[in-house]
Record summary
The RNA shown here (small-subunit ribosomal RNA) has 1512 nucleotides and comes from an uncultured bacterium. RNAcentral holds the sequence, with entries from ENA and SILVA. Model confidence (mean pLDDT): 83 of 100.
RNA sequence: AGAGUUUGAUCCUGGCUCAGAACGAACGUUAGCGGCGCGCUUAACACAUGCAAGUCGAGCGAGAAAGGGCUUCGGCCCCGGUACAGCGGCGCACGGGUGAGUAACACGUAGGUAAUCUUCCCUGGAGCGGGGGAUAACCUUCCGAAAGGAGGGCUAAUACCGCAUAAGACCACAGCUUCGAGAGAAGCAGGGGUCAAAGCUAGCCUCUAUACAUAAGCUGGCACUCUGGGAUGAGCCUGCGGCCCAUCAGCUAGUUGGUAGGGUAAUGGCCUACCAAGGCGUAGACGGGUAGCUGGUCUGAGAGGAUGAUCAGCCACACUGGAACUGAGACACGGUCCAGACUCCUACGGGAGGCAGCAGUGGGGAAUCUUGCGCAAUGGGGGCAACCCUGACGCAGCGACGCCGCGUGAGUGACGAAGGCCUUCGGGUUGUAAAGCUCUGUGGAGGGAGACGAAUAAGUGUUGGCUAACAUCCAGCAUGAUGACGGUAUCCUUUUAGCAAGCACCGGCUAACUCUGUGCCAGCAGCCGCGGUAAGACAGAGGGUGCAAACGUUGUUCGGAAUUACUGGGCGUAAAGCGCGUGUAGGCUGCCCCGCAAGUCAGGUGUGAAAGCCCUGGGCUCAACCUAGGAAGUGCACUUGAAACUGCGGGGAUCGAGGGCUGGAGAGGGAAGCGGAAUUCUCGGUGUAGAGGUGAAAUUCGUAGAUAUCGAGAGGAACACCGGUGGCGAAGGCGGCUUCCUGGACAGUUACUGACGCUGAGACGCGAAAGCGUGGGGAGCAAACAGGAUUAGAUACCCUGGUAGUCCACGCCGUAAACGAUGGGUGCUAGGUGUCGCGGGCUUUGACCCCUGCGGUGCCGUAGCUAACGCAUUAAGCACCCCGCCUGGGGAGUACGGUCGCAAGACUAAAACUCAAAGGAAUUGACGGGGGCCCGCACAAGCGGUGGAGCAUGUGGUUUAAUUCGACGCAACGCGCAGAACCUUACCUGGGCUAGAAAAUGCAAGAACCUGGUCGAAAGGUCGGGGUGCUCUUCGGAGAGCUUGUAGUUAGGUGCUGCAUGGCUGUCGUCAGCUCGUGUCGUGAGAUGUUGGGUUAAGUCCCGCAACGAGCGCAACCCCUAUCGUUAGUUGCCAUCAUUCAGUUGGGCACUCUAGCGAGACUGCCGAUAUUUAAAUCGGAGGAAGGUGGGGAUGACGUCAAGUCCUCAUGGCCCUUAUGUCCAGGGCUACACACGUGCUACAAUGGCCGGUACAGAGGGUUGCGAGACAGUGAUGUUAAGCCAAUCCCAAAAAGCCGGUCCCAGUUCGGAUUGGAGUCUGGAACUCGACUCCAUGAAGGUGGAAUCGCUAGUAAUCGCGCAUCAGCCAUGGCGCGGUGAAUACGUUCCCGGACCUUGUACACACCGCCCGUCAAGCCAUGGAAGCCGAGGGUGCCUGAAGAUGGUGACUCUACAGGGAGCUAUCUAAGGUAAAAUUGGUAACUGGGGCUAAGUCGUAACAAGGUAACCGUA
Repeated sequence: AGAGUUUGAUCCUGGCUCAGAACGAACGUUAGCGGCGCGCUUAACACAUGCAAGUCGAGCGAGAAAGGGCUUCGGCCCCGGUACAGCGGCGCACGGGUGAGUAACACGUAGGUAAUCUUCCCUGGAGCGGGGGAUAACCUUCCGAAAGGAGGGCUAAUACCGCAUAAGACCACAGCUUCGAGAGAAGCAGGGGUCAAAGCUAGCCUCUAUACAUAAGCUGGCACUCUGGGAUGAGCCUGCGGCCCAUCAGCUAGUUGGUAGGGUAAUGGCCUACCAAGGCGUAGACGGGUAGCUGGUCUGAGAGGAUGAUCAGCCACACUGGAACUGAGACACGGUCCAGACUCCUACGGGAGGCAGCAGUGGGGAAUCUUGCGCAAUGGGGGCAACCCUGACGCAGCGACGCCGCGUGAGUGACGAAGGCCUUCGGGUUGUAAAGCUCUGUGGAGGGAGACGAAUAAGUGUUGGCUAACAUCCAGCAUGAUGACGGUAUCCUUUUAGCAAGCACCGGCUAACUCUGUGCCAGCAGCCGCGGUAAGACAGAGGGUGCAAACGUUGUUCGGAAUUACUGGGCGUAAAGCGCGUGUAGGCUGCCCCGCAAGUCAGGUGUGAAAGCCCUGGGCUCAACCUAGGAAGUGCACUUGAAACUGCGGGGAUCGAGGGCUGGAGAGGGAAGCGGAAUUCUCGGUGUAGAGGUGAAAUUCGUAGAUAUCGAGAGGAACACCGGUGGCGAAGGCGGCUUCCUGGACAGUUACUGACGCUGAGACGCGAAAGCGUGGGGAGCAAACAGGAUUAGAUACCCUGGUAGUCCACGCCGUAAACGAUGGGUGCUAGGUGUCGCGGGCUUUGACCCCUGCGGUGCCGUAGCUAACGCAUUAAGCACCCCGCCUGGGGAGUACGGUCGCAAGACUAAAACUCAAAGGAAUUGACGGGGGCCCGCACAAGCGGUGGAGCAUGUGGUUUAAUUCGACGCAACGCGCAGAACCUUACCUGGGCUAGAAAAUGCAAGAACCUGGUCGAAAGGUCGGGGUGCUCUUCGGAGAGCUUGUAGUUAGGUGCUGCAUGGCUGUCGUCAGCUCGUGUCGUGAGAUGUUGGGUUAAGUCCCGCAACGAGCGCAACCCCUAUCGUUAGUUGCCAUCAUUCAGUUGGGCACUCUAGCGAGACUGCCGAUAUUUAAAUCGGAGGAAGGUGGGGAUGACGUCAAGUCCUCAUGGCCCUUAUGUCCAGGGCUACACACGUGCUACAAUGGCCGGUACAGAGGGUUGCGAGACAGUGAUGUUAAGCCAAUCCCAAAAAGCCGGUCCCAGUUCGGAUUGGAGUCUGGAACUCGACUCCAUGAAGGUGGAAUCGCUAGUAAUCGCGCAUCAGCCAUGGCGCGGUGAAUACGUUCCCGGACCUUGUACACACCGCCCGUCAAGCCAUGGAAGCCGAGGGUGCCUGAAGAUGGUGACUCUACAGGGAGCUAUCUAAGGUAAAAUUGGUAACUGGGGCUAAGUCGUAACAAGGUAACCGUA
């Protein structure tokens, strides 16, 4: 310090998530030791038991029992003036607990108290005289179960009450001084009134008395009284500070103030009476919710945010509510009274209790300890003290709850052991790890020693002081008992590597990788996301990484998050500018001078508790921890100063603002009147059959006369042209003409005012359309509605009608995509060019032009800004001021509440729940029922087909034991198959084999091999016969090859996965595209180049250009073909010569041809166009061929998870007496049906018969097979030639010539069937082809639709070849023969290229996506009703208590007090009606979520009716 996640990619916005730190934690797994800390966050729920506050006999009276000793048994002594209890004093208001309440002077901080108190303590002053009457305990009587109580009697005090004294205090009066702004305070002096006290004890004998020693007395200590001061603590008051909600906006009657009184320690409506009507509040009153506050703690760079355990300060509370008493202090945790709930006891009459003290129990909960030891230390209470008490505290126990420290060993050790895991089988890894060897001894175990914490107290001794005193007391020194922890820490010694390592993670973030299992299952997951057969993400294992006595998970807080932005954000399009104005409060405010000093700044002082944090030291072996000192504590207050800025006061000026005068512009507003065009209607004329409307129609109107046309009239609404990114207005908005009333802006000029300004929360006003109310009006248009069309439907789009409404008046509504999606104001910051209004200069002053000023309104553009787009003096630039608004998407601008409204509804405005995104701009593609331009047998123009028939073939479907498998739009379907009777063959049935049909290895046997019988469908089994080789040899044997048997490594698989793959192939497409380097532009994805202007078949070429070059493609190079030359002439050819039936032969190589090498064509030449050049195009010449001459091979980057695991290869998985392998038979050939591809036809441009002519390219020895013979024929027999320019297949056919048929289901057509044959083959039944005879089906040119072809092409005609024994070939691949028609053209269909545009698509339109309905789940609103909770109000009742009154009774000489009675206040309770808030609820409303439900197609492209906003 950042990272992941929206996208195909990018930048931005923006949320979600992670890495860090922390914790009073909890849970899971694991666990050796120690130190220091911490330990009910929930039920302020209920509590058994024990303990937690007593002490003082030196205040007082009384005073045991038990026990022990003695005894003369009467009793005495000791314990003992002890215990228990009582009166009295002090304490119990501290310490300890908890955080319920409390939003408050409760807390913090700084002050005030001149408005106060303060026991004990310290320090001054003055005292402490003399009396009195009671009362507990005790005794006794009685009541009660108990708790407890009543009556009578006795008694003491440091208990209680008078009196005296009064320095002093207090009260009233009056004087002086000082201080203070004042109220007043302090001091001094005066006289008057009021107010005290208590003793106990130790010692001593100086004084007095008895005279020893004691008492008075004295000395001392502790008490006591009054009073001054201090200290400490407390009360009260004030400024400032610290939570949420405005969907809480008004609250308040003791309320605010005054006067008088009461009350208090004290101010005060604190309380009462009277008077006044105030007081508080948008700087948030009142109400609601939540909460103890702080020092601090956690986090953070800080500012902040969160928090308030332990420790410390303050507050509040003590079962709940109320109340007072006592006291210095309480309205009192372990006190009292009352009421209530609960628990317990009870004799049912009545009583007792309060763990939020320490332990502990139950309960709640995810969760939090021992009913321990001790007062040894520290501290507290009482006491003179000893001492007692102290669950405060000190310790121990339990808990890895946290922090810190230590250990589980160290060194050496390669044959890199074994085992595990992985493996490409070579090895790698675990791994110096282990073992082994050499050591050490912390912790553990055994034995022993053994602390610090302890200082002092009483006492004793001694020194000094005081004193009459060697008393006492005080101070110092010495001595002096005491340890819970604990036989603990620590130390010494013995012992053995022995007894001590886990947890999480390993896809990215994020360090760490493989195997196996699983197969969208099981599961994981913090986010993104993994898992559907090769999962580094699940589970296990091996290995690794991280931390380590812990490690993870969960929860919470801060951080990262600049994601609430003070530091430190934004608002044109991402969320965000109020629709617009006027203006209140508030905020801000131009120039100069003077003053003040509130803000501000500087210095000083006080405070900011301690602890904590930080720094420097010190102590535990270190650390944690403890401890000393320092610093810091950004704050507050006081004080001294400064005066620049802000503020305040005063003065001045004029440029901001305002204003007088002059002038013109304008759909600015309101009212009244007027006008013409057009629509419609009415009347009349002319006129006749249609009109109207649409994509096309129909509804509709019209022979009762429409439409059309002419004339007249009525009525309403709107104002063509001018008209313009022209004008005006704050916005909404404003448009014929005239008049009246009226607002604003602008220009020019300048007397005047003198900062009068800007903004503007609330508030008020205006505010399109639609809508509402009342009354008018109503021509046209037109929601609703009706009809006609369209459509699958059409509650729409289109058409014909048509009502509200649109118009007017008055009143509401108050919203719009009310938009420049841009709040207002001021200043500053290059220009250029239009336009509107006014002005100046120039100009014979006439207009224009030109220059220039001010104000408005547009466009372009620099700097700058911006995520980009863009903005750019009319800012979205640079600054300042003020207001409004935003904080992920959905839920939702919704619910509830409130305000407004007649209503519709508007304004204000959430939450639960849910998602990981939603979004902006730009980029590249793809797409569009967007555009432009171009191409292609794409359409068009033509020719011929398919679709109808029969058959062939393939496919689907069906059937079957099996009908093996694959291929499925183009780009599957005469495809894999260039050939299924067996084989093929993968399928089915049956019969066999199991190292296997074939391969490598070891061992054993045998040579191999030939052959017969038998069983069997065969495979195969079984029984025989013959036969024994080759090489070497030490003669035993060994070896090579072959066969058989056997063994384990293994074979085999057309089994699965083409979505694990290689290779090959199809397709877009022979389309013209696809990219790279460098440079440049852009934040970037990317762009540029490759776009543009031309041109081309072409990204072909040219020109231009921030590009310059290059690569893969195109073209060319290659092959065939068309012309020529040359070379070579056999098997080819034959012009000339001879010859023959015949190029047959001689001869020849000229020609054809063959096949080698060459030539030729390049827009090279001419003209035109391109013109300013070029590429190029058009025409022409020449030429065999002309603009790539024709054809082929050749297929860029890529797309389709296209096809193929059944060609082959191959990962993984699966089978292994079977999914392998052998064999026989069957099947792949089935057949209601559907489709594709073909063949043959339907005939006369034809069929049949006869005659006759001309190819090319191929094939041939298991072959082609001439000829001859036989057969009607298929074919057979025989057989020449040929391994081929030689021989054969081989007849080419259409054609041509002649004949016949005469339009018919035919002399067309040939299916089907019967019969007879031929050939191949081991075998033609399932299931071959061919031949002959006979049979002679459908079919008369084919619906919707659809295919091919642009020239030697289509069409038509035959020939050959591969596969192959044969063939289901009409298929495929080639070859030649004959040989057309048409193309105006690119509007349309299809496909494609380029540019551009839109996009919500990117799996890319076969995309995306909306709403209802149906199903499940979830949260939520409404709701009759039901059940609560807290608070307020009225009334009733009213305990204890306090205060007042009274007080016949009582204590009492009186005085005075008390009981009692009574009035007021009042807790709880009751009752009534409302309000608030919560739970629940039949039913109901919408919302959200949920792989594959229904209906449609709304949106995204012109989304097929542009979309959207408001309204009905």